RNA sequence: GCAACAGUUCGGCUUGUCGCUGUCCCGACAGAUUUGCCUGUCGGGGGGGAGGAAAGUCCGGGCAACAAAGGGCGCCAUACUUCCUAACGGGAAGGAUUCCGGGCAACCGGAAGACAGACAGUGCCACAGAAAAUAACCGCCAGGAUACUUCGGUAUUUAGGUAAGGGUGAAAACGUGAGGUAAGAGCUCACGGCUUGCUAUGGCAACAUAGCACACGGGCAAACCUUAUGGGUUGAAAGGCCAAAUAAACCGGAGACAGAGGGCUGCCCGCCCGAUUCCGGAGGGUAGGCCGUUAGAUUGUUCAGGUAACUGCGCAGCCAGAUAAAUGACAGGCUAAAACAGAACCCGGCUUACGGAACUGCUGCUUUA
Repeated sequence: GCAACAGUUCGGCUUGUCGCUGUCCCGACAGAUUUGCCUGUCGGGGGGGAGGAAAGUCCGGGCAACAAAGGGCGCCAUACUUCCUAACGGGAAGGAUUCCGGGCAACCGGAAGACAGACAGUGCCACAGAAAAUAACCGCCAGGAUACUUCGGUAUUUAGGUAAGGGUGAAAACGUGAGGUAAGAGCUCACGGCUUGCUAUGGCAACAUAGCACACGGGCAAACCUUAUGGGUUGAAAGGCCAAAUAAACCGGAGACAGAGGGCUGCCCGCCCGAUUCCGGAGGGUAGGCCGUUAGAUUGUUCAGGUAACUGCGCAGCCAGAUAAAUGACAGGCUAAAACAGAACCCGGCUUACGGAACUGCUGCUUUA
C1' cells in the first nucleotide's frame, strides 16, 4: 500500500427560483362578546418540516377502557448462574457441554445454543435385527432321548444354562486385564469410566477439586407430562369533550324482578347495570371540530462508582405533528451524490434491508528501510 473479516460513527452539504404543510407575528375586513381573549377570510413577514432503520409488528413497558380488576379451570410464554433495567424472550459478566484451531502435555484462543427434569408416570425409538429395554438368532456348555460307532465319540432332537464370540443397527445392557466356571457372567479383584447421594474446601451462585457410599440406571421432554416463574382482556379505529341532526314515528319478534339483554375476557363462578328496554326489517337525518398528540424511564458530555451492562451528580441541548394525509421540482457549485427506505400515541430492545465514506482492531499478501 492492497484485500478480507469484525466493531464504531456517518447516512450528503450549499446557492438561487418555484412550490407543499404546520406554526408565530403584523395589518385590513367580517362574526361573536359588555369589553377583551377568540373564530374565519384576505394581504405581508419570520422561523420549523422523516429515519438509522421511520420497516417487520417479534418481545417488553408507559398510557387508556373494561367493576374498584375478583376467584377457579383452561391456555400461552420462559427455563445454567449472578447482575443490569421501568420491564423484557433484551443486555453484561461468569459456569458447564459440544465443535474448530494451536500445543508433547498442562493448557491457550475462538465459535455455537429452547443448557430445568428420563430412579413421578405414560408413550415412542424408522430400516435392519432374535431382541430397542422382563434381550438367546447363530455360537458356546453340561443333562435326557434316538440313530450310528473303530466304544474314544459323532449326528439329530428336546427341556435348560450362558451376554465371552459372530451378525444387525445411529444406539445392544460399563471398558481393559486377571481370577473363577460345565460354559459364562461385576460373579470376585485391580486399574479406569460413569450416574446418584453425602461430606470437606473454594466461589454470592451456576459450578470446580478431593474423598466416601450405593451402584452400572440405553436414548427421546423441538412426545405427552412434571417442576418453577410470569401473563386478566383489548388497543389510539384506546378513550374524553363540544357541535350538528332526528322518526321518542312505522312493521315483525322477545321481555317484566323466578327478568330479555348488556357490562370488549376461551369456559365456569361471582359482581354490577337493566324496562323511556332489546333483536330484526324498511326508511329519515347528521357525518364537523377540539383534546389525547409529541419535553421525555429524553440526547450529548465532564467527573465519580462499577470488570462490564449500567448508575449518580453537574453542565449544555432538544420548534415534524399530517388525517387522504405535507417534507418536493428545476438550474449551478462541492472530484461522485447514487443504497435501503417515508413519521401516524409514545418509549426501550430484537430482527431484517442498505450504494458509499471515515476511524479502530485483527489476518493475509506485497513494497521499502